[in-house]
């Protein structure tokens, strides 16, 4: 300077004017109560004036707040609620190198192993097919401790030809996985020796695999030690085996006020060794019918709601994810559902999109930008 | 907001589960029967199995992510 990798931030700015939704207050006006004075006549827990205080609901003002890194897919975990404080067992389901963080995860962080890059550095569903079981169309002789088509030796028996050494070939008994041929895949690689011709048949290195050893917390790595002739193809995102985990349903959960009625009808299941809570099934708590479909009412409002495993700064342990500690901060709460229009200026010209119980991940969509750390090249001193 | 199925030929749909040939109907072209239509028969045509990525030798089928449709849920008795 160029190309890259990592990781973190930013989501146009600023001014005026008009709207919207919470919070908070002030000033009028209303209704409800509390309490005190006054007056009425029915003498009361009665009416009625008035004033004082509260809550509440309007009108007008004031203060200050007002969408995201994914608010989204709803794939995962947790909190919250209700069913027993969520109990035991099978079924099922769900993750799967190790180790640690963590409220908890299929997340994250450090490591190992495997692959990709020159490197920074990135990728990985990475427990066992040397427990059992099934699969693998076509093709091809054989598809799992198999296989002889063709090729290669061999007996036998024969036909051709001959320079009588033999040659080339038919059938047939039989060795042969070294060569060709199928396939996605044919049961360790080379090499020397061996044979009729071949073979881990022997033998060297390689490779694998059992045990020692020696490092690590382990996954795993070394190993000039010993020992097996090779037995152990592939698939588990096939069943299954192992380890760990998991009740189940969701804020339309729940909880509370109000209004309202035809508390009905009809079919199914069951009637206590049953039903139902509890969504599959025993057990084992509670309770005492239970579903379906029609038909009928009411659809208003208050609460779950937002202060949280919150955010920010310092700082101490730790490779690090994370933890302690301390100061400071308060930061959306709608329910036809609010965050917006319109103007000026201005720059790098605005992308992907809109909260609905909350919070931690994860995967997807994203226009451009900033700023820190490393890699390589190649340039200058 | 939550919770559930479903996407295969121009239409309805069957194969998924337990992996290998994509098939039925109706529509369409062609021909024959008929003087013409219809109808009937033969014989034919049409497939990115939503869309990408992965497991396997091989994916409509398993697995994982998007996409796009459909459908349930108030309360009271």
């Nucleotide at each position: 300077u160029u190309g890259g990798u990592a990781a973190a931030c930013c989501a146009g700015a600023c001014g005026a004017u008009c709207g919207c939704c919470g919070u908070u207050u002030g000033c009028c006006u209303g209704u409800u109560u509390u309490u005190g004075a006054c007056a009425a006549c029915u003498u009361g827990u009665u009416u009625g004036u008035u004033a004082u205080a509260a809550a509440c609901a309007g009108u007008c003002g004031g203060a200050g707040g007002g969408a995201g890194g994914a608010a989204a897919g709803u794939c995962c975990g947790g909190g919250c609620u209700a069913c027993a404080u969520a109990g035991g067992g099978c079924a099922g389901c769900g993750u799967g190198c190790c180790a640690g963080c963590u409220a908890a995860c299929g997340g994250c962080u450090g490591g190992g192993c495997a692959g990709g890059g020159u490197a920074a550095c990135c990728u990985g569903a990475c427990g066992a097919c040397a427990a059992g079981u099934g699969c693998a169309g076509c093709a091809g002789a054989g598809a799992g401790g198999a296989g002889a088509c063709c090729g290669c030796c061999u007996u036998a028996u024969u036909g051709c030809u001959u320079u009588c050494g033999g040659g080339c070939g038919a059938u047939u008994c039989g060795g042969u996985a070294a060569g060709g041929g199928u396939g996605a895949a044919a049961g360790g690689g080379u090499g020397c020796g061996g044979u009729a011709a071949g073979a881990g048949c022997g033998c060297a290195c390689c490779g694998c695999g059992u045990g020692g050893c020696u490092g690590g917390c382990a996954a795993c790595a070394g190993u000039u030690c010993a020992c097996g002739g090779c037995a152990a193809g592939g698939u588990a995102a096939a069943c299954u085996c192992c380890a760990c985990g998991c009740g189940u349903a969701g804020c339309a959960a729940g909880a509370c006020c109000a209004a309202a009625u035809a508390g009905g009808c009809a079919c199914c299941g069951g009637u206590a060794u049953g039903g139902c809570g509890c969504g599959g099934c025993c057990c084992g708590c509670g309770u005492u019918c239970g579903g379906u479909g029609c038909g009928g009412g009411u659809a208003g409002g208050u609460u779950g709601c937002u202060c949280g495993a919150g955010c920010g700064g310092c700082u101490c342990a730790g490779u690090g994810a994370u933890g302690g500690g301390u100061c400071g901060c308060c930061u959306a709460g709608a329910u036809g559902a609010a965050u917006g229009a319109u103007c000026g200026u201005u720059c790098a010209a605005g992308a992907c999109a809109g909260a609905a119980c909350c919070c931690g991940g994860c995967u997807u969509a994203u226009c451009g930008g900033u700023u820190u750390a490393c890699c390589a090249a190649c340039c200058u001193u | 907001c939550g919770g559930g199925g479903c996407g295969u030929a121009g239409c309805g749909c069957a194969g998924u589960c337990u992996g290998g040939u994509a098939g039925c109907g109706c529509a369409c072209u062609a021909c024959a029967c008929u003087g013409g239509g219809g109808g009937u028969g033969u014989a034919g045509u049409g497939g990115u199995c939503g869309c990408a990525g992965g497991u396997u030798c091989a994916a409509a089928u398993c697995c994982u992510g998007c996409c796009g449709u459909u459908c349930c849920g108030a309360c009271c008795a």